[in-house]
Context: one part of a larger RNA
RNA sequence: GGAUUAACGCUGGCGGCGUGCCUAACACAUGCAAGUCGAACGAGGUAGCAAUACCUAGUGGCAGACGGGUGAGUAACACGUGAUCAACCUACCGAAGAGUGGGGGAUAACUAGCCGAAAGGUUAGCUAAUACCGCAUAGGUCGACAUCGGCAUCGAUGUGUGACGAAAGGAGCAAUUCGCUCUUCGACGGGAUCGCGCCCGAUUAGUUAGUUGGUGGGGUAACGGCUUACCAAGACAUCGAUCGGUAGCUGGUUUGAGAGAGCGACCAGCCACACUGGAACUGAGAAACGGUCCAGACUCCUACGGGAGGCAGCAGUGAGGAAUUUUCCGCAAUGGACGCAAGUCUGACGGAGCGACGCCGCGUGUGGGAAGAAGGCCUUCGGGUCGUAAACCACUGUCGAAGGGGAAGAUAUUGACGGUACCCUUGGAAGAAGCCCCGGCUAACUACGUGCCAGCAGCCGCGGUAAGACGUAGGGGGCGAGCGUUAUUC
Numbered sequence: 001g002g003a004u005u006a007a008c009g010c011u012g013g014c015g016g017c018g019u020g021c022c023u024a025a026c027a028c029a030u031g032c033a034a035g036u037c038g039a040a041c042g043a044g045g046u047a048g049c050a051a052u053a054c055c056u057a058g059u060g061g062c063a064g065a066c067g068g069g070u071g072a073g074u075a076a077c078a079c080g081u082g083a084u085c086a087a088c089c090u091a092c093c094g095a096a097g098a099g100u101g102g103g104g105g106a107u108a109a110c111u112a113g114c115c116g117a118a119a120g121g122u123u124a125g126c127u128a129a130u131a132c133c134g135c136a137u138a139g140g141u142c143g144a145c146a147u148c149g150g151c152a153u154c155g156a157u158g159u160g161u162g163a164c165g166a167a168a169g170g171a172g173c174a175a176u177u178c179g180c181u182c183u184u185c186g187a188c189g190g191g192a193u194c195g196c197g198c199c200c201g202a203u204u205a206g207u208u209a210g211u212u213g214g215u216g217g218g219g220u221a222a223c224g225g226c227u228u229a230c231c232a233a234g235a236c237a238u239c240g241a242u243c244g245g246u247a248g249c250u251g252g253u254u255u256g257a258g259a260g261a262g263c264g265a266c267c268a269g270c271c272a273c274a275c276u277g278g279a280a281c282u283g284a285g286a287a288a289c290g291g292u293c294c295a296g297a298c299u300c301c302u303a304c305g306g307g308a309g310g311c312a313g314c315a316g317u318g319a320g321g322a323a324u325u326u327u328c329c330g331c332a333a334u335g336g337a338c339g340c341a342a343g344u345c346u347g348a349c350g351g352a353g354c355g356a357c358g359c360c361g362c363g364u365g366u367g368g369g370a371a372g373a374a375g376g377c378c379u380u381c382g383g384g385u386c387g388u389a390a391a392c393c394a395c396u397g398u399c400g401a402a403g404g405g406g407a408a409g410a411u412a413u414u415g416a417c418g419g420u421a422c423c424c425u426u427g428g429a430a431g432a433a434g435c436c437c438c439g440g441c442u443a444a445c446u447a448c449g450u451g452c453c454a455g456c457a458g459c460c461g462c463g464g465u466a467a468g469a470c471g472u473a474g475g476g477g478g479c480g481a482g483c484g485u486u487a488u489u490c
Stems, first nucleotide, its partner, number of pairs: 001490004006486005013362006019355002021320001026318003030315003035062003040059002043056005069273003079197007088190002093186008101135001103133002110125006140164003144159006169178003199245003206236003211233008248270004252263004275296005298309004326352001328351003334348001335346004365395004375386004399431001401426005409417001434479005439460003445474005455462002
């Protein structure tokens, strides 16, 4: 000198764009943040004379594995980069082919009864489906054989025998359309493996028993000690194993001429976590933030028998701290879930609010105006200086204020922002300047007060009676809606 998610002190006019718990992954009142489909289903209800329209507790489907938050853990194939899978999966979506035949038994809701303070539970009875289960068929899967190919396990094609194995309907007068099942390919997303890279400590030198390898069994979508029984005795390590400490990684970012060093806020990719620990269920996908179960700590309710909860979602509260915002508006846009659609939901998102926290832009007036008012300060008492500065004269009208008009963002119905941006008019210099420093480094000097006191200080050092270094004043220097200080980093 630069930089910062900064804080503190003094000061503070406007706008744009950004940005805002670095500390206690501390505890959380309240509201909202994930629903949707009545064109799958029965039932109940509301309006209506009716046709019909509408509503929804339950069954069922899809979505709650995305989006949003945080960085505790993790030194690891977590991440980055390059490769591999002849060892794998992939709902919705796209393309192609084929099919959608015929049956059955239940159950919630509901009704009745009972238990419970509640949360909720239980018994009996009734009922439907795109819910569930057999049967038929299927070019699929597995096993066998043959041919071709390859990279060992294998891949492709064909044969026909054996085993296993599908389906669902809804809407519409109809045409049709939305679905359903199987197969193949694609797309998207994931899983697994490997090479290389990836902080500090040797005042951590040995570590390891499913450990290293093999065979059989099991398990997984899939390879594999992934798991299990048996067998062998291996495996790693001074090219740093193991142990300890620290830490999410990266694109990047700050600085620097570069080499490098520091950092990983915002934005983007990946990973991990969701009160703490553990576990599985469902599902194409989870070992699941706003799902389930168990244990624990904590908080709350209770009729003391028993129950309920999880803001590291958006706001907000307390606490901690030097320190970090509104319990705002809207689904108008973009995107997402569901739905044939209309549409519903969406604290994602779009916006507004608060904070000079940062960057950028603008303003606080412009021109004229005295050998120079008053006043302040200094003075050798002559004067010098503040100083064209002010007053005064002429003008302008940025920003702000008041009044009027008024968008784009949406092709069309639809605009939160918003009567906003922007434009016009009115009025009048009006409403808008401070902070730090002046001994040297380092730009900028005098007077008074004080008297090793009070104090200053980044370093050197100032102050003990004429202090350019303390305090005040005048003057000056620097930067300017900021200026200084502190902290960290290059």
Predicted 3D model of a 490-nucleotide part of an RNA (small-subunit ribosomal RNA, 5' domain) from an uncultured Chitinophagaceae bacterium.
Its mean pLDDT, the model's own confidence on a scale to 100, is 84.
It matches the Rfam family "Bacterial small subunit ribosomal RNA".